[in-house]
The part of an RNA shown here (large-subunit ribosomal RNA, domain I) has 546 nucleotides and comes from a Patescibacteria group bacterium. Rfam family: Bacterial large subunit ribosomal RNA. The coordinates come from a structure-prediction model, not an experiment, and the mean pLDDT is 83.

Context: one part of a larger RNA
RNA sequence: GGCACAAAGUGGAUGCCUCGACUCCAAACUCCGAUGAAGGACGUGGCUAACUGCGAAAAGCUUCGGCGAGCUGUUAAGCAAGCAUUGACCCGGAGAUAUCCCAAUGGGGAAACCCGCUCCGUUUUACGGAGCACGGUGCGCUAAAUACAUAGGCGCAUCGAGGACACUCGGCGAACUGAAACAUCUAAGUAGCCGGGGAAAAGAAAUCAAUAGAGAUUCCCUUAGUAGUGGCGAGCGAACAGGGAUAUAGCCCAAACCGUAUUCUACGGGAUACGGGGUUGUAGGACCUCAACAUGAAACUUAUUUCUAUUAGUCAAAUGCGGCUGGAAAGCCCAACCAUAGAGGGUAAUAGUCCCGUCGACGAAAAUAGGGUAAGUUUCUAGAGUGUUCCUGAGUAGGGUCGGACACGUGUAAUCCGGCUUGAAUCUGGGAGGACCACCUUCCAAGGCUAAAUAGGUUUGGAGAUCUAUAGCGAACAAGUACCGUGAGGGAAAGGUGAAAAGCACCCCGAGAGGGGGAUGAAAUAGUAUCUGAAACUUUGUGCUU
Repeated sequence: GGCACAAAGUGGAUGCCUCGACUCCAAACUCCGAUGAAGGACGUGGCUAACUGCGAAAAGCUUCGGCGAGCUGUUAAGCAAGCAUUGACCCGGAGAUAUCCCAAUGGGGAAACCCGCUCCGUUUUACGGAGCACGGUGCGCUAAAUACAUAGGCGCAUCGAGGACACUCGGCGAACUGAAACAUCUAAGUAGCCGGGGAAAAGAAAUCAAUAGAGAUUCCCUUAGUAGUGGCGAGCGAACAGGGAUAUAGCCCAAACCGUAUUCUACGGGAUACGGGGUUGUAGGACCUCAACAUGAAACUUAUUUCUAUUAGUCAAAUGCGGCUGGAAAGCCCAACCAUAGAGGGUAAUAGUCCCGUCGACGAAAAUAGGGUAAGUUUCUAGAGUGUUCCUGAGUAGGGUCGGACACGUGUAAUCCGGCUUGAAUCUGGGAGGACCACCUUCCAAGGCUAAAUAGGUUUGGAGAUCUAUAGCGAACAAGUACCGUGAGGGAAAGGUGAAAAGCACCCCGAGAGGGGGAUGAAAUAGUAUCUGAAACUUUGUGCUU
């Protein structure tokens, strides 16, 4: 020096645990903000560092309910001083207060600071209160160049602004990347920026289909990785048909025609505003004729001994001073009981009957949401026939050209949207059926609105072949903390004594730290550096070997 064994140490694996996560389901709710938000700064406690709460009325104030004996939040014990059956603390409803910054709005500004003006009030010279930003719209006053006027100025009223890490719709819109390079293509209409909404968007066929038919939209399953598309590469990728959603809902204008008012008129009429009328494709409506004077629906307002739910809560059955082990009984033995309750958790080990609960039943002064009933107001809502006079959305449809969207990259490229340029028909009309034509079928563009089923979030409740502290959220702990960075931003580690602190009185060594006795405890090799305590590693001892 090596190897082996043993005993200590170091270390914190493993096991067990869990006031934390993760995912799904259900229900309810779904914007906040100049009445100053979201987010912060600074304060605030008798002693107070951080967290939580609160705001100079500052771990709180008032009031109305609930509860009922203790209480003065947490780490975190303590001291002091108090409150409380005249109902404290705590829980819930409604109010008050709510510094400063921040859209920040009197002016400024290097956020949480500095400096004002006007009016009112007083304790009369320093405080207190109110107001004073900008923009849009409406009304009023005033008023230039410039006569009327207008611009401008001033005042009042009202609205806006800013936030929201998700979802959704619209506008603008990349690159890395993939194609094993790269340019069409892809990534991707993604990320990002801007605007709107509460859900959004879509939506009542100029839709599909195919000789049979369906009947607004949205979402899910399937069709189907099919048909297609594609430097036919990489890739991209439908629809019809079918099944579902405890979801279903349909409507209103424009026009013809009639009327009123104003206005223009070459007196024929026209234009504008308002009211009636009217709303579709087996065409419909106007106009004309006949019949009829009804039925139902919705919204709003008011009222209520009305109902339901939410925001606090309440009641809630049944075992033993039997025996055994043990530190401890809920375990074992013995003998009982309840059960619309034997879900679950706690209690010194494993408890239906000890505690909290559970089954079941009940409850609101106040606020909110939804329904019911009654009354009133407003709005909407109906049939048949003849004719072919009138109407039925025009710089529109369509064409050319260039782009874009459609699963579809110009292709045979229909369909939809846009720029430029052209440019119809008028019901004997027009569009579509994937070039185009005919026949056939089907629908009626060029105006608009529309709940629900759907997406996301928050809260509450429930569940789990999810995880168990290097896992699970980054965060089970003073975590978006400490720390890093000029900044945008990045971003940890860190859980466990014991049933109960009973957290070691007292003595000894020591400066202390620490230790030895002793005490507590079932256990102290459970002593706060605390459950268990693996390995690497360290030390000591013994043996073997070199």